[in-house]
RNA sequence: GUCGGCGUAGCUCAGUCGGUAGAGCAUUUCACUCAUAAAGAAAAGGUCACAGGUUCGAUCCCUGUCGUCGACA
Numbered sequence: 001g002u003c004g005g006c007g008u009a010g011c012u013c014a015g016u017c018g019g020u021a022g023a024g025c026a027u028u029u030c031a032c033u034c035a036u037a038a039a040g041a042a043a044a045g046g047u048c049a050c051a052g053g054u055u056c057g058a059u060c061c062c063u064g065u066c067g068u069c070g071a072c073a
Base pairs, nucleotide, nucleotide: 001072002071003070004069005068006067007066010025011024012023013022019056027043028042029041030040049065050064051063052062053061
């Protein structure tokens, strides 16, 4: 330099051939207990890497940029 995969909650990852974004762990609260932990209930936490385009509507499709991993040179 060329090509490809990946980027979604604090962490690990799902997700939808375009229609209000989820799980587990972690955190907080409640309940339980003499007390603590576990198991139980609930809550909070996201500009879906960034920018533009297509569309009535984009996390999803298209283009570019950035980061990361890999292959080739």
A computed fold for a 73-nucleotide RNA from a Minisyncoccia bacterium, annotated as transfer RNA. Model confidence (mean pLDDT): 82 of 100. Lineage of the source: Bacteria > Bacillati > Minisyncoccota > Minisyncoccia. The sequence is in RNAcentral, with records from ENA. Its Rfam family is "tRNA". About the family: Transfer RNA (tRNA) molecules are approximately 80 nucleotides in length.